[in-house]
Molecule: Glycine riboswitch aptamer
Organism: uncultured Rubrivivax sp.
C1' cells in the first nucleotide's frame, strides 16, 4: 500500500412536466390513480467517495543587530572549549510548503432494499 471477510452515519416516499409499463372507467378518441421505473427542470437539504479551503511551524526574501553555541554547575555567577561579521536571535509580508472526522458543499447523496461510504476490527501479502 493492495487483497478479502465484518461493521459503518447523515439528509424531500419533494414539486411540476413527459415517456414506459400497472390497475380501473370508457363513447375506443381518451380520462383517473398509485409507495413501480426512466428522463428533463426547480426547490430544500446532507457530508463520510472524490475534489477545493485554512493554523502552529517550517524554508525563502528583506531589515535591525554582534555576540553565539557547548562541558563543569540545580539556576545565576565563574572556569575551561568552539565558532564568529551579516551567527544567535527579533520584526516584516500580495512569496513557498504545510493537518483534519474543521469549513465548502463543485462532484455526490436524500423511504425501505440495493448500491455506494470517510473509518474502525479481523486475517493475509
Nucleotide at each position: 500500500c493492495u487483497c478479502a471477510c465484518u461493521g459503518g452515519a447523515g439528509a424531500g416516499a419533494g414539486g411540476c412536466c413527459g415517456g414506459c409499463g400497472c390497475g380501473c372507467c370508457c363513447u375506443c378518441g381518451g380520462g383517473c390513480g398509485a409507495u413501480g421505473c426512466c428522463g428533463g427542470c426547480c426547490c430544500a437539504c446532507c457530508g463520510a467517495a472524490g475534489g477545493g479551503g485554512c493554523a502552529a511551524g517550517g524554508c525563502a526574501c528583506g531589515c535591525c543587530g554582534a555576540u553565539u553555541c557547548c562541558g563543569c554547575c540545580g539556576c545565576c555567577a565563574g572556569c575551561g572549549g568552539a565558532a564568529g561579521c551579516g551567527a544567535g536571535g527579533g520584526c516584516g509580508g500580495c512569496g513557498c510548503c504545510g493537518a483534519a472526522u474543521c469549513u465548502c458543499u463543485c462532484a455526490g447523496g436524500u423511504a425501505a432494499a440495493g448500491c455506494g461510504g470517510a473509518c474502525a476490527g479481523c486475517g493475509a501479502g